[in-house]
Predicted 3D model of a 359-nucleotide part of an RNA (large-subunit ribosomal RNA, domain IV) from a bacterium.
Context: one part of a larger RNA
RNA sequence: CCCUGGUUAAGGAACUCGGCAAGUUAACCCCGUAACUUCGGGAGAAGGGGUCCCAUAAGGGUAUGAAGGUUUACCUUUAUGCCUAAGUGGGCGCAGUGAAAUGGCCCAGGCGACUGUUUAAUAAAAACACAGGUCUCUGCUAAGUCGUAAGACGAUGUAUAGGGACUGACACCUGCCCGGUGCUGGAAGGUUAAGAGGAGGAGUUAGUUCUUCGCAAGAAGGACGAAGCCCUGAAUUGAAGCCCCAGUAAACGGCGGCCGUAACUAUAACGGUCCUAAGGUAGCGAAAUUCCUUGUCGGGUAAGUUCCGACCUGCACGAAUGGUGUAACGAUCUGGGCACUGUCUCAACCAGGGACUCG
Repeated sequence: CCCUGGUUAAGGAACUCGGCAAGUUAACCCCGUAACUUCGGGAGAAGGGGUCCCAUAAGGGUAUGAAGGUUUACCUUUAUGCCUAAGUGGGCGCAGUGAAAUGGCCCAGGCGACUGUUUAAUAAAAACACAGGUCUCUGCUAAGUCGUAAGACGAUGUAUAGGGACUGACACCUGCCCGGUGCUGGAAGGUUAAGAGGAGGAGUUAGUUCUUCGCAAGAAGGACGAAGCCCUGAAUUGAAGCCCCAGUAAACGGCGGCCGUAACUAUAACGGUCCUAAGGUAGCGAAAUUCCUUGUCGGGUAAGUUCCGACCUGCACGAAUGGUGUAACGAUCUGGGCACUGUCUCAACCAGGGACUCG
């Protein structure tokens, strides 16, 4: 010097990002207990008092005996013994759960309703799940999933069922837009594949014909060219889809700009105009969202970039990618207070174990 444990005058968070760590509290009995609330809670709220020994038994309990009630058992009365101390009186000590074990508490706000789940070995949370809500698919050989298939699960279930998606208790609610994308429905027209179809064209050549050569038989070359085979191939026909027409937002998503105007000023209920599918409703709002920003005002402090209450100028909240509240809950996050302390002022000492030095 380090680690672990312990003690400490006075002060008591001045420490620090932050009371991190440590400490306070703690058992049992009695009294007492607020806001708020979903009436269950909150609550062990908070906050007080008691706890040892001695004496004291009215009351209570119990055992035995007796009497009575129809009674070994139940009840009443009575006698005796034992137990019991809320209360009262007294005693001792610094201290009476004297050890061990054993909640610190309160106020306000954010987030998530809750119990639960999770990154085995840096994250336990505001993330996941959840009951509840909504949409959607599925009529049973269900949809969906696995498998090449057989088949299996779904389910020995049957729409109060099962699958998928989003939201996430509860309360109050959930506005406008279907132009785009998606989905659902529609079918007149347009477009449209393979297939069907086969007009026409090409190749091949039995043959015909022409030219040249040859006495002839014939040979060579050119042109045309049937059938067959084969290549190509127009019209026509041809489904879904797409175009098209509707519906649908708790489907993906979206939810304006400029100018003017009131008898101080300011502001604009009001008007004009442009654009749009429609221009953000209720509620909330410097917010887990606010850049400017430590916005401004109020509260708390001697002093407050945090916190709480407001305002609204929302850079860039907003309604199941849910909005706003909310009792209870939380090893959650933020701010404050009481208590308490070696966190600190400011350090000291003790015990054990190391490091280090010497042997």